[in-house]
């Protein structure tokens, strides 16, 4: 240069033949306990990597553009 595959919560990961997204760990409050762990309850956190296109409606299709990560020359 050229191919491919990946990108969702503070980390790791699901997920959906297109209808406003979850688990596990971590994080806050509450219970519990003489206090800590531990367990249990409750919540908080996300413009699904960025631009565009098709749609009535896109994380999910389609183009391109970053970044990673392998192969090939």
């Nucleotide at each position: 240069g050229c191919u491919g595959c990946u990108a969702u919560a503070g980390c790791a990961c699901a997920g959906u033949a297109g209808g406003u997204a979850g688990u596990g760990c971590g994080c806050a409050a509450c219970a519990u306990u003489g206090g800590u762990a531990g367990u249990g309850u409750u919540g908080a956190g996300g413009u699904c990597a960025c631009c565009a296109g098709u749609u009535c409606g896109a994380u999910u299709c389609u183009g391109g553009u970053u970044a990673g990560c392998a192969g090939c020359u």
A computed fold for a 73-nucleotide RNA from a Lachnospiraceae bacterium, annotated as transfer RNA. Its Rfam family is "tRNA". The family's RNA type in Rfam is transfer RNA. Rfam's curators write: Transfer RNA (tRNA) molecules are approximately 80 nucleotides in length. The RNAcentral record of the sequence draws on ENA. Taxonomically the source falls in Lachnospiraceae (Bacteria, Bacillota, Clostridia, Lachnospirales).